[in-house]
Transfer RNA from a Clostridia bacterium, 82 nucleotides, folded computationally. The sequence was found in a public genome assembly. Its mean pLDDT, the model's own confidence on a scale to 100, is 81. It matches the Rfam family "tRNA".
RNA sequence: GCAGUCGUGGCGGAAUUGGCAUACGCGUUGGUCUCAGAAGCCAAUGGAGCAAUCCUUGUGAGUUCAAGUCUCAUCGACUGCA
Numbered sequence: 001g002c003a004g005u006c007g008u009g010g011c012g013g014a015a016u017u018g019g020c021a022u023a024c025g026c027g028u029u030g031g032u033c034u035c036a037g038a039a040g041c042c043a044a045u046g047g048a049g050c051a052a053u054c055c056u057u058g059u060g061a062g063u064u065c066a067a068g069u070c071u072c073a074u075c076g077a078c079u080g081c082a
Base pairs, nucleotide, nucleotide: 001081002080003079004078005077006076007075010026011025012024019065027045028044029043030042031041032040046055047054048053058074059073060072061071062070
């Protein structure tokens, strides 16, 4: 340099027929239990905001009524070729 795969809450990771973004797990917070703790169990948990509401799938554009998903550009990681 060329080609391919990938990038989603604090972390792993799901969502492909384009139609509820963040399922599920970990973690965290509160409770329960215990003399106290661990484990277990119950509840809550993307971000901002007092709230209404707004924002969010690496970044920027585009297509569409509607995009994590399709198209283009770009950045990064990994793999292969040279």